Transfer RNA from Thermosynechococcus sp. WC_1, 75 nucleotides, folded computationally. The sequence was found in a public genome assembly. Its mean pLDDT, the model's own confidence on a scale to 100, is 83. NCBI's taxonomy places the organism under Bacteria, Cyanophyceae, Acaryochloridales, Thermosynechococcaceae, Thermosynechococcus. Rfam family: tRNA. Rfam classes the family as a transfer RNA.

């Protein structure tokens, strides 16, 4: 340099054009003598950045930033 995968709740992750979900963690109720499981709700997102196609974009297209791997060159 080039190729190819990757950025969504605090962690792991799904989501291939029409309401952003799960799983674990967190708070709060209930259970319990407690605690832990159990079980009920709750909060937590500018979907990596701009920009573009669309009636609508986390999905489709450009550019850019960053993370992971392969490959090449190099003094």
């Nucleotide at each position: 340099a080039g190729c190819g995968g990757g950025a969504u709740a605090g962690a792991g992750c799904a989501g291939u054009g029409g309401c952003a979900g799960c799983u674990c963690g967190u708070c709060a109720g209930c259970c319990u003598c407690a605690u832990a499981a159990g079980u009920u709700g709750a909060a937590g997102g500018u979907c990596g950045a701009a920009g573009g196609u669309u009636c609508g974009a986390g999905u489709c297209c450009u550019u850019c930033u960053c993370c992971c791997g392969c490959u090449a060159c190099c003094a």